[in-house]
């Protein structure tokens, strides 16, 4: 300090997510050990048992025990006396009666310290005791005796009665005290005054969480006067009098929470937090209430009421761990019913003692920190890198100096011995604890998980597994080759710990003070005014609020910092310092900001002249067009539309040319031109009015910017009342179109549209860009107003200002862009945002006649949505090109009948592949057997075939038998070849074991071949230049070609892979060789010739030639084109091989190779038969047909290119023919060979002398065999079929059409199929709109699986959370009434009463009672708020493959879309205005 994660990539915004510390933590498997802290964070839930607050016999009377008796001791209830208000727990309440910080005054204080005085004389009771006697218990009740440092009156008094202070004198009246010990000095105690210290109680100043969906709260309320009350100040309390107080600087009212020193984090600022330690506060079962006290409204006191729990003789009783332990319950979680009063400190006490669950120990828990061990060091060599494992190219690596080995050490463990500090003050006194520590022996001994290893993130390999089971913060992994899952072998980082989970804080500038933003990503209020509030122009005073400066006082302690010291270190611990930014107080200082006063003038402004304009209200007035009336004229349609049709029309429309009437709206000018705050505004003239601008400087002198609430104004729809109503038009009716058509498109219409007077308050109200001011290059325009120069005058030309446009520097900006009109640089004020969804929805509240509007959430839910640019790919976008694409022509297909294929179906088996174009006469260039991969039954198991090693036996071969055949049995012949004599080769046979075999799967694991886009013309690189980047440039542009061919222009220059060329064949000439070709001669019926030639023809090898060369024209003086010339041949001559970068998980595991996997008496192998030929049916490829341009029949002509020796086969002979017999020649210019054509003949438009399927029968061929299942011949038979709907294909010249002819596979052929060959031989192309397909420039995109894309919304169906709901449960909070406990206070005089007074009756006091006011709990009403719950009912959201449609993205096929409105299954249509995203 950053990182992953949207995308095919790329920059950005923006969210989730990691990595780092932390914690009273918590879970599971794991653990050696010491120090050293911490341990109910939940149910302030309920508690058994025991301890936690007791002392004093030197205050006082008395039982009692012990003693013979008397002291002296001991021990116990009671009266008295300080203390149980401390220490100890907890955070429930509490948002200010709290805390924290700094000030203050009107005050009380027990015990303690410091000083001052002073304790005289009296009296009366009373517990406990003792007697009776109640009651289950707690506890009492009555008579009666006694005592005090208990109680009382009373004497004495610098104190008190007034309360600002000081001297002085005098007087009233009230009011203290107590003793004990001791032989004595004396010591304690007591009373009463001062003054200290700590302690408390009140008062302020600033600080102090969240919500406005909480705006108004307040009657003792606020203030004053009396009185009461209080330790005191006050409405504390009460009476009267005013009607104030509090609040957007956030009152009330709700929700949550003890509070700060401090802790955690953070580089600060901060940001969470508030355990343990120490301050402060509040509560002690729940409320209420007062007693005593110096204090208390009192955890272990008391009354009362309430819930609970126990005990009860049913009458009443008794309790409150939120004290130490501990129990139950919650709960994911938190410990011992432990020791002793030695330290420390407390209470009582003269003290000794005694008490203390404070405290101090010890126990239990990796809970936290902080130390140490689990061994060290050698040990690959001279002779193993040994074994197991693990991987693995089988050669080897690797675990791994790691064990072993021999050597060393003893921290820790074991076992033995001596043994503390803490004890103070001579001496006792030690819980810890025989603990820490020292020390002898002992022996490498007792001590290493856990979790990761696909990125981030250090660290990879094998098997398993097969979108299963699983992992996963995130991103994802997992569908037979998982570094991601599970084992394992390595490895990595930590280590008695290690990882998950939970929470905080950082990374987060992701709430931005430091430190963010708003044109398009989320963000500028529709505009303006204009209030508090914030800010504020120049010059000179005063004073000193802000600011500065120095000095004081505070800010507990502890913690943090730093030093230094103590525990063998360290954590702790200790002792000093420093430091605390805040709060208060004194003295200065005078720049800035605000104050006080005075001035000036330049922002603002007001008068003055002037000046453009559809600014805005009111009146009036005009014409052009529309619609409708009127009455002519005329007479059949009109009208609308991609085409129609509803509609009008013979009752006369349309059309035409006169009149009238009515209403909205103002062409032409008109222009990124003006005006206006937005909204907005246009025919013309008029009145009155507002606002700019421009020119001079007159006046006045900071009067100024923005503005939370507030208010005014605001398209277009829509409302409410009234009037108008021509055209235009939602709804609504019809025609249409469509599968539908609630649309688009027509034909008709209501509301509206307009106007008057209100309401509505919102639009994509958009510059998607608040106002204000100041500054910072220009260039071209144009409006409105002024000056110069010019001119008669308008331009022109320079210059000012004030709008409004364009281009573009600096610089900004993710980029696009913007750029003196700023989205630059700066100030100052508003208003907003903070991942997408869910939702601008619920709910709540204001608002409105309504529609609606305003404010404005949460559960859930995804990891992303978004913005601008790039690159493709698409587009029922544009351009400009190409191809037999089309168009013009031709010929067929689709219809018959059979052939073939292939889909289905069948079936033991119909093997297997191939499936738009790119499967379907395709692998198959030949399915009767073989072939064959299928089926059926028979068979074989190292195997039909291969390599090793063993053993016999050379091999071939013959006959017999049984069987379908494979096999199986049983006999017979035979002895080679080489030799180093060991034996080897070739072959066979036989066990056995490694293996063989596989057309088993997996083309989606693959190499190779191969289709296709396509002979389309495109694809790419190297430097250099742009751009943050992906990427661009080039390669485009302007031409031209078949071409990215070529010129030319250019941030580009260059090259490379295609294209062209080069290569075969054909077409013309020449040269070469002439035989078996060709030719001349001679001969023949025909063969023929040892005959001459090389001119022709053909054959073979070679060379020439075509290359826009030449003229013309055109173009840019270019590349080219266009016409012509010359030539066989012209613009790549014609055709063939040649196939770039990449597409399609395209074909092929069945040519072949090949990984994995699978199968091994079988999925291998051998043989035989059967099946690949089925057959309702459908579909492709061809064929032959439907005839007369043909058929039949008889005659006649002309090829070319190819095959031949297990082979072609003349020639003659038989047959009606297929054919069969002969077998010349030829290993090949010998030999097989044409049809169509053309001369004759019938036939004369019929299912025919057309057609040939069928199917009778006789036959031939070839084969080991023709039945499933060949092919051919005669003969008889004579079916569909009369030229083919929709659609759809081929062809552009020797081409389509037609004819036949050869080969290949092959015994034969299912060939009509395929490949060649040559023969006859056309039509027609005006020209690129439109169909298909290809490329290339743009353009748009929500697309990248790329349009077979994306995607909207109802419906149905599961699940989730959430709204609303008649109701129904609760908590909670105030108000009002009733009943009213305890209790304080008021009042009474019913009862009753020891001290004092009184001779006495009696009085003063006291005590019960009673009565009143307040007054908890309860009870009643009707509210507030909250939470929980429900019949039913709303949207929402999620969910690999549901309906229905297709609404958006492209011109998404009607542009889109924002507001309003109507309407419709449902996405959505339409009316009206607006906006270009």
């Nucleotide at each position: 300090a950053g990182a992953g994660u949207u995308c095919g990539a790329u920059c950005c915004u923006a969210g989730c997510u990691c990595a780092g510390g932390a914690u009273g933590a918590c879970c599971g498997a794991u653990a050696g050990c010491g120090a050293u802290a911490u341990u109910c964070u939940u149910a302030a839930c309920a508690c058994a048992u025991g301890c936690a607050a007791g002392c004093c016999a030197g205050a006082u009377g008395g039982g009692a025990a012990g003693u013979g008796g008397u002291g002296u001791u001991u021990c116990c209830a009671g009266u008295g006396g300080a203390g149980g208000u401390u220490g100890g727990g907890u955070g429930a309440g509490u948002a200010a009666u709290g805390c924290a910080u700094a000030a203050g005054a009107a005050c009380c204080u027990a015990c303690c310290c410091u000083u001052g005085g002073g304790a005289g004389g009296g009296g009366a009771a009373u517990a406990a005791c003792a007697g009776c006697u109640g009651g289950a218990u707690a506890c009492g009740g009555c008579u009666g005796c006694u005592a005090a440092u208990a109680c009382c009156a009373u004497a004495u008094a610098g104190a008190a009665u007034a309360a600002g202070g000081u001297u002085g004198a005098g007087g009233a009246g009230a009011u203290a005290a107590a003793g004990g010990a001791g032989g004595a000095a004396u010591c304690c105690c007591c009373c009463u005054g001062a003054g200290g210290a700590g302690g408390g109680c009140c008062u302020c100043g600033c600080g102090u969480c969240u919500g406005a969906u909480u705006a108004g709260c307040u009657a003792g309320u606020u203030a004053g006067u009396g009185a009461g009350g209080a330790a005191a100040u006050g409405g504390c309390u009460u009476a009267c009098u005013a009607a104030g107080g509090c609040g957007a600087c956030g009152g009330u009212c709700a929700g949550u929470a003890g509070c700060g020193a401090g802790u955690c984090u953070g580089a600060u600022a901060g940001g969470a937090u508030g355990a343990u330690c120490a301050g402060c506060c509040a509560c002690a079962c729940u409320g209420g209430g007062a007693c005593u006290g110096a204090g208390a409204c009192a955890c272990g006191g008391c009354c009362c009421a309430g819930a609970c729990u126990c005990c009860u003789a049913c009458g009443g009783g008794a309790g409150g761990u939120a004290g130490c332990a501990g129990u139950g319950g919650a709960g994911a979680a938190u410990u011992u019913u432990c020791u002793g009063u030695a330290a420390u400190a407390g209470a009582c006490a003269a003290a000794a003692u005694c008490c203390u669950g404070a405290a101090g120990g010890a126990g239990a828990a990796a809970u936290u920190c902080c130390a140490c061990g689990u061994g060290g060091a050698g040990g690959a060599g001279g002779u193993a890198g040994a074994a197991u494992g693990c991987c693995c190219a089988u050669g080897g690596g690797u675990c791994a100096u790691g064990a072993a080995c021999a050597u060393c050490u003893u921290u820790u463990c074991c076992c033995g011995g001596a043994g503390a500090a803490g004890a103070a003050g001579a001496a006792a006194u030690g819980a810890u604890g025989g603990u820490a520590u020292c020390u002898a022996g002992g022996g490498a001994a007792u001590a290493a998980u856990a979790a990761u290893c696909g990125g981030c993130u250090a660290a990879c390999u094998c098997u398993g597994u097969g979108c299963c089971a699983c992992c996963a913060u995130c991103c994802g992994c997992g569908g037979u080759a998982a570094u991601a899952c599970a084992u394992a072998g390595g490895a990595u980082g930590c280590a008695a710990g290690a990882g998950u989970u939970a929470u905080c804080u950082a990374g987060a500038a992701u709430g931005a003070u430091u430190g963010g933003g708003c044109g398009u990503a989320a963000a500028u209020c529709g505009u303006c005014u204009g209030u508090a509030g914030g800010u504020g122009g120049c010059u000179u005073u005063u004073a000193a609020a802000g600011u500065c400066c120095a000095c004081c006082g505070u800010c507990a302690a502890a913690u943090c910092c730093c030093a230094g010291g103590g525990c063998u270190c360290a954590a702790c611990c200790c002792u000093a310092g420093a430091g605390a930014g805040g709060c208060g107080g004194u003295g200065g200082a005078a720049a800035c900001u605000a104050c006080c006063a005075a001035g000036a003038u330049g922002g603002a402004g007001u008068a003055c002249g002037g000046u453009a304009g559809g600014g805005g209200c009111a009146u009036a007035a005009g014409g052009a067009a529309u619609u409708u009336c009127u009455g002519g004229u005329g007479g059949a349609g009109u009208g609308g539309u991609g085409a129609a049709a509803u509609u009008c029309u013979u009752a006369g429309a349309g059309a035409u040319a006169g009149g009238a009437a009515a209403g909205a709206a103002c062409a032409c000018c008109a222009a990124c031109a003006g005006c206006a705050a937005a909204a907005g505004a246009a025919c013309u003239c008029u009145a009155a009015u507002a606002g700019g601008c421009c020119g001079a400087c007159a006046c006045g002198g900071a009067c100024a910017c923005u503005g939370a609430g507030a208010g005014a104004c605001a398209a277009a729809a829509g409302c409410u009342a009234g009037g108008g109503g021509a055209g235009c038009g939602a709804a609504u009716g019809g025609u249409a179109u469509u599968a539908g058509a609630u649309a688009c498109c027509c034909c008709a219409g209501u509301a509206g549209u307009c106007c008057u007077a209100g309401c509505c308050g919102u639009a994509a109200u958009c510059g998607a860009u608040g106002g204000a001011u100041a500054u910072u290059a220009g260039g071209c325009g144009u409006u409105g107003c002024g000056c110069g120069u010019a001119u008669c005058g308008a331009c022109c030309c320079a210059u000012g200002u004030a709008g409004u446009g364009u281009u573009g520097u600096a610089g900004c900006u993710a980029a696009c862009g913007c750029g003196u009109u700023a989205a630059g640089u700066a100030u100052c004020c508003u208003g907003c945002c903070u991942g997408g969804g869910g939702a601008g929805u619920a709910c709540g509240u204001u608002u409105u006649u309504c529609a609606g509007a305003a404010u404005g959430a949460a559960a859930c839910u995804c990891a992303a949505a978004g913005g601008a640019a790039a690159u493709g790919a698409c587009g029922a976008g544009g351009g400009a090109c190409c191809a037999c694409a089309a168009a013009a022509g031709u010929g067929g297909u689709a219809g018959a009948g059979a052939a073939u294929u292939u889909g289905g179906u069948u079936u033991a088996a119909u093997u297997c592949g191939a499936u738009u174009c790119a499967a379907a006469g395709c692998g198959a260039a030949g399915c009767a057997c073989c072939u064959u991969a299928c089926c059926g039954g028979g068979g074989c198991u190292u195997g039909a075939c291969a390599u090793g090693a063993c053993a016999c036996g050379a091999a071939u071969u013959c006959u017999c038998u049984u069987g379908a055949a494979a096999g199986g049995g049983a006999g017979g012949g035979g002895u080679g070849c080489c030799u180093u004599c060991g034996g080897g080769a070739a072959u066979g046979c036989g066990g056995a074991u490694a293996c063989c075999a596989g057309u088993g799967g997996u083309g989606c694991a693959u190499g190779g071949c191969u289709g296709u886009u396509g002979u389309c013309a495109g694809c790419u690189c190297g430097u250099g230049c742009c751009g943050u980047a992906a990427g661009g440039u080039g390669u485009u542009g302007g031409g031209u070609u078949a071409a990215g061919u070529c010129c030319u222009u250019c941030a580009a220059c260059g090259a490379g892979c295609g294209a062209a060329a080069a290569c075969c064949u054909c077409g013309u000439g020449u040269u070469u060789a002439g035989u078996u070709g060709c030719u001349g001669c001679c001969g023949u019926u025909g063969a023929g010739g040892a005959u001459g030639g090389a001119a022709c023809c053909u054959u073979u090898a070679g060379c020439a030639g075509a290359c826009u060369u030449c003229c013309a024209g055109u173009g840019a003086u270019a590349a080219g084109c266009u016409a012509g010339a010359g030539g066989a041949a012209g613009g790549u001559g014609a055709g063939g091989a040649u196939g770039g970068u990449g597409u399609c998980a395209a074909u092929u595991c069945a040519u072949c190779a090949u990984g994995c996997c699978c199968c091994u008496u079988a999925u291998g192998c051998c043989a035989u038969g059967g099946g690949a030929g089925a057959c309702a049916c459908a579909u492709g490829u061809g064929c032959u047909a439907c005839a007369a341009u043909g058929g039949u029949u008889g005659g006649g002509a002309c090829a070319a290119a190819g095959g031949g020796u297990c082979g072609u086969g003349a020639u003659c002979c038989c047959g009606c023919g297929a054919g069969g017999g002969u077998g010349a020649g030829c290993u090949a210019a010998c030999u097989c060979c044409a049809a169509a054509c053309c001369c004759g003949u019938c036939c004369u438009c019929a299912g025919u002398u057309c057609g040939u399927a069928u199917u009778g029968u006789a036959g031939g061929c070839u084969a080991c065999a023709a039945c499933u299942c060949c092919c051919c011949u005669g003969u008889g038979u004579g079916a569909a079929u009369u030229c083919g709907a929709a659609a759809u294909u081929g062809c552009u010249a020797g081409u389509a059409a037609u004819c036949g002819u050869c080969g290949g596979u092959c015994a034969g052929c299912c060939a009509u199929a395929u490949g060649g060959u040559g023969g006859u031989g056309a039509a027609u192309u005006c020209a690129u709109u439109a169909c298909u397909g290809g490329g290339c420039c743009u353009u748009g995109u929500a697309c990248a699986c790329a349009c077979c894309g994306c995607c909207c919304g109802u419906c149905a169906c599961a699940c989730u959370a959430u709204g609303g709901g008649a109701c129904c449960u609760g908590a909670c909070c105030a108000u009002g009434c009733c009943c009213a406990a305890a209790g304080u206070c008021u009042u009474u005089c019913c009862c009753u009463u020891a001290a004092c007074c009184g001779u006495a009756a009696g009085g003063a006091g006291g005590g019960g009672g009673a009565u009143g006011u307040c007054g908890a709990a309860g009870g009643c009403a009707g509210g507030g708020c909250u939470a929980g719950u429900a019949a039913c009912u709303g949207g929402a959201g999620u969910g690999a493959a549901g309906u229905c449609g297709u609404a958006a993205c492209a011109a998404g096929g009607u542009a889109g879309u924002c507001g309003u409105a109507c309407u419709g299954g449902a996405a959505g249509g339409u009316g009206c205005g607006g906006c270009u995203c």
A computed fold for a 1477-nucleotide RNA from Viscum album, annotated as small-subunit ribosomal RNA.
The sequence is in RNAcentral, with records from SILVA.
The prediction has a mean pLDDT of 83.